Transfer RNA from marine bacterium AO1-C, 73 nucleotides, folded computationally. The RNAcentral record of the sequence draws on Rfam. Model confidence (mean pLDDT): 81 of 100. Its Rfam family is "tRNA". Taxonomically the source falls in Cytophagaceae (Bacteria, Pseudomonadati, Cytophagia, Cytophagales).
C1' cells in the first nucleotide's frame, strides 16, 4: 500500500430474500413485595459507525470514509 473480515441499546447477541412497531437476555428508571435490602412479579426508557447513492420504500443493495482485527508485501 492491497486484500478480506468486523461495526445494531451501556454489554452480550438476534434480524436481514429491502416492506412485520428493528427483538431477546443481562443491566438501569418505576412501582409491588420487605422492617429494610437482595431474590420475584409488573413496567418504562433506550440502538443500526459516518456521509453520499440506487429504490416508491435501505440495517440489508452501490461508492467513499472513520474504527477494529486478520492476512500479503
Nucleotide at each position: 500500500u492491497g486484500c478480506g473480515c468486523u461495526g445494531u441499546a451501556g454489554u452480550u447477541c438476534a434480524a436481514c430474500g429491502g416492506a412485520u412497531u428493528a427483538g431477546a437476555a443481562c443491566a438501569c428508571u418505576u412501582g409491588u413485595c420487605u422492617a429494610c435490602g437482595a431474590a420475584g412479579c409488573a413496567u418504562g426508557a433506550g440502538a443500526u459507525g459516518a456521509a453520499g447513492g440506487u429504490u416508491c420504500g435501505a440495517u440489508u443493495c452501490c461508492u467513499u470514509c472513520c474504527a477494529g482485527c486478520g492476512c500479503a508485501a